[in-house]
Context: one part of a larger RNA
RNA sequence: CCCUUGUUUAGGAACUCGGCAAAUUUGCACCGUAACUUCGGAAGAAGGUGCGCCCUUGCUGGUGACGGGACUUGCUCCCUGAGCCGGUGGGGGUCGCAGUGAAAAGGCCCAGGCGACUGUUUACUAAAAACACAGGACUCUGCAAAGUCGAUCACGACGUAUAGGGUCUGACGCCUGCCCGGUGCCGGAAGGUUAAGGGAAGAGGUUAGCCCUCGGGCGAAGCUUUGAACCGAAGCCCCGGUAAACGGCGGCCGUAACUAUAACGGUCCUAAGGUAGCGAAAUUCCUUGUCGGGUAAGUUCCGACCCGCACGAAUGGCGUAACGAUCUGGGCGCUGUCUCAACAAGGGACUCA
Numbered sequence: 001c002c003c004u005u006g007u008u009u010a011g012g013a014a015c016u017c018g019g020c021a022a023a024u025u026u027g028c029a030c031c032g033u034a035a036c037u038u039c040g041g042a043a044g045a046a047g048g049u050g051c052g053c054c055c056u057u058g059c060u061g062g063u064g065a066c067g068g069g070a071c072u073u074g075c076u077c078c079c080u081g082a083g084c085c086g087g088u089g090g091g092g093g094u095c096g097c098a099g100u101g102a103a104a105a106g107g108c109c110c111a112g113g114c115g116a117c118u119g120u121u122u123a124c125u126a127a128a129a130a131c132a133c134a135g136g137a138c139u140c141u142g143c144a145a146a147g148u149c150g151a152u153c154a155c156g157a158c159g160u161a162u163a164g165g166g167u168c169u170g171a172c173g174c175c176u177g178c179c180c181g182g183u184g185c186c187g188g189a190a191g192g193u194u195a196a197g198g199g200a201a202g203a204g205g206u207u208a209g210c211c212c213u214c215g216g217g218c219g220a221a222g223c224u225u226u227g228a229a230c231c232g233a234a235g236c237c238c239c240g241g242u243a244a245a246c247g248g249c250g251g252c253c254g255u256a257a258c259u260a261u262a263a264c265g266g267u268c269c270u271a272a273g274g275u276a277g278c279g280a281a282a283u284u285c286c287u288u289g290u291c292g293g294g295u296a297a298g299u300u301c302c303g304a305c306c307c308g309c310a311c312g313a314a315u316g317g318c319g320u321a322a323c324g325a326u327c328u329g330g331g332c333g334c335u336g337u338c339u340c341a342a343c344a345a346g347g348g349a350c351u352c353a
Base pairs, nucleotide, nucleotide: 001348002347003346004345005344006343007342008341010339011338014337019334027051028050029049030048031047036041038171052094053093054092055091056090057089058088059087060086061085062084063083067079068078069077070076071074095099107332108331109330110329111328112327113326114324115323119131120130135169136168137167138166139165140164141163147155148154172319173318174317175316177249178248179247182246183245184242185241186240187239188238191237192236193235197231198230202226203225204224205223206222209218210217211216250268251267252266253265254264277311278308289305290304291303292302293301
C1' cells in the first nucleotide's frame, strides 16, 4: 500500500451522475393513524408509550388430592375445591449506562412518468416502460371444419360457433371522430382483355405425272411442317362494400373604432383535411421557451401557457385506487459518502530466515 471487517470528536450529503455504499429502523403489546379509493384498501401509514427481576393481590383456563354425600356397592355418581401447570390485570419494591440487555427481525414521507395487477425474459454484461395477462374487437371455420405437418398417420378433438384457428389491443372508468382516392379483403357479373384445349380457312416441303429453249418450270393423292377466323375459365380492367383492414387526416391572402389577435370573408387543392382529450411530453429542433412553485443559488423536478420543428383516439386517446429489486424530483431521520482523516482486528503484498 491492497482486501475483508470494527470504532470514531465536531459537523451531517458539504460526497457524488445519483445518498452508490454504509448507517438508521427492526420483536411483541397497547394507543393512534391523512390525502385518495375500484370501499377491498392505502395501513405495520405516519407518530407515540411499555417490556428485567423480587414481593403482594385479583381475575381466568387446565388438571384435580384430602374430605363429605347418594345409591343401583361400582375402576360408580354428585358436592367441595387443596396442590400443581398456564394466561392476564392491580399495587409496592429493586439493580444496571443499557431489561425483545447477546443473535435473529421494516428506515419513513411527499410528488410525478411508465406499466393496471401476481407472473415471464436476453443460462454467461440488459429484469425493464419489453413479453404475458384477464378483458375488448375484427376475421376465418357447419365438421371428412378452418388451421398445422415434406407425406401417410396424427393434432385440432373423442371438441362442434357459449367451439376451434388467425390478427390487433391490453384491468377498470370516460371514450374511440373524419376519409374507401391508393393497397388489401369481400361481393357482383353486363361489357373489354385472356391460357391450355377445340377448330380448321390458308401457306410451305416432298413427288407420280405433265411441260420444256434441257438451264428449268408446274404439280394430284399421300406423308409432312405450319396455321388465321371462331369457341374457351378464373384472373385483370370494370361496378359496389369495407378502416378495432394496410393506411391518410392541407396551403395562401385579407378582415373588428389604440395596438394585438381574428369569431368572419376570399381563393387553390384533396379521398378527407386532426374531432374529444392531452400537450416544451419516454414525443419540443430553436430551448436552460415563458410564467409560477420549491433552493441562498435549480439545464433536472412540479403546476400552468400553447408558437404540437414532428401528440391524438384499439400501431388505441385521456384518467386512474392498488401494485413495482422500475425511472425521475423533493423532504425527515440516519450516518466515515464527505470536510479529513485516525486507530484497531484478520488476510495479502513486502523484507528476512
Predicted 3D model of a 353-nucleotide part of an RNA (large-subunit ribosomal RNA, domain IV) from a Dehalococcoidales bacterium.
NCBI's taxonomy places the organism under Bacteria, Bacillati, Chloroflexota, Dehalococcoidia, Dehalococcoidales.
Its mean pLDDT, the model's own confidence on a scale to 100, is 88.